RNA sequence: GCGGGUGUAGUAUAACGGCCAUUAUGCGUGUUUCCCAUACAUGAGACGAGGGUUCGACUCCCUCCACCCGCA
Repeated sequence: GCGGGUGUAGUAUAACGGCCAUUAUGCGUGUUUCCCAUACAUGAGACGAGGGUUCGACUCCCUCCACCCGCA
């Protein structure tokens, strides 16, 4: 340099052109307990960046960024 793949809460993960974006764990609060842990209830927290297509984009297209793989 060329080609391919991945990017979603702190971490790990699912999903689809129309949702309040899923689940687990972690975190906060409450109940339980003499206290802690467990258990239960509840809450906050995420679509890599920019542009385009579309009535509507996390999803499709383009560019860039980061990481991984292969070729040279």

Predicted 3D model of a 72-nucleotide RNA (transfer RNA) from an uncultured Opitutia bacterium. Its Rfam family is "tRNA". Its family is annotated with triplet codon-amino acid adaptor activity in the Gene Ontology. The prediction has a mean pLDDT of 80.